[in-house]
RNA sequence: GCUGAUAUGGCUCAGGCGGUAGAGCACGUCCUUGGUAAGGACGAGGUCACCGGUUCGAAUCCGGUUAUCAGCU
Numbered sequence: 001g002c003u004g005a006u007a008u009g010g011c012u013c014a015g016g017c018g019g020u021a022g023a024g025c026a027c028g029u030c031c032u033u034g035g036u037a038a039g040g041a042c043g044a045g046g047u048c049a050c051c052g053g054u055u056c057g058a059a060u061c062c063g064g065u066u067a068u069c070a071g072c073u
Stems, first nucleotide, its partner, number of pairs: 001072007010025004019056001027043005049065005
């Protein structure tokens, strides 16, 4: 230099074909207990890496950029 993969709550990851973003763990409140732990109920938390384009509508499609990983020369 070229090619490919990945980038989504604090963490690990879902999200076959475009239609208002979810789970587990963690966190907060409450219930349960003599008190912890475990268990249960409810809740908060994400401009989907960034910039543009297409579209009535983009996490998703297209182009570019950045970062990480892998491969090739």
The prediction has a mean pLDDT of 80. The RNA shown here (transfer RNA) has 73 nucleotides and comes from an uncultured Clostridia bacterium. The sequence was found in a public genome assembly.